[in-house]
This is a predicted structure of an 80-nucleotide RNA (c-di-GMP-I riboswitch aptamer) from a Thermoleophilia bacterium. The sequence was found by an Rfam model in a public genome assembly. The organism belongs to Thermoleophilia, within Bacteria. Model confidence (mean pLDDT): 87 of 100.

RNA sequence: CACCGACAAAGGCAAACCCGUGGCGACGCGGGGACUGCAAAGCCGUGGAUCUCCGUUCUGGAGACAGCCUGGCUGCCGAA
Numbered sequence: 001c002a003c004c005g006a007c008a009a010a011g012g013c014a015a016a017c018c019c020g021u022g023g024c025g026a027c028g029c030g031g032g033g034a035c036u037g038c039a040a041a042g043c044c045g046u047g048g049a050u051c052u053c054c055g056u057u058c059u060g061g062a063g064a065c066a067g068c069c070u071g072g073c074u075g076c077c078g079a080a
Base pairs, nucleotide, nucleotide: 004078005077012038013037017032018031019030020029021028022027035067042073043072044071047069048068050064051063052062053061054060
């Protein structure tokens, strides 16, 4: 350094749900709150899946999510 991921150490993030708020909507943002939670549950959004809206000549267009799978970038620690 790479691979790897400990009943290690220092830390980190935050599901569901509730309140407020934006949106036609999926859902997003802020606060609270933690899951038989997460070693990338940091960032991006490649290809799928799922969901929403507008259509239905075409089976299309525009979005959402990504803590569903896959892919890309970066990163703490150092046992086996």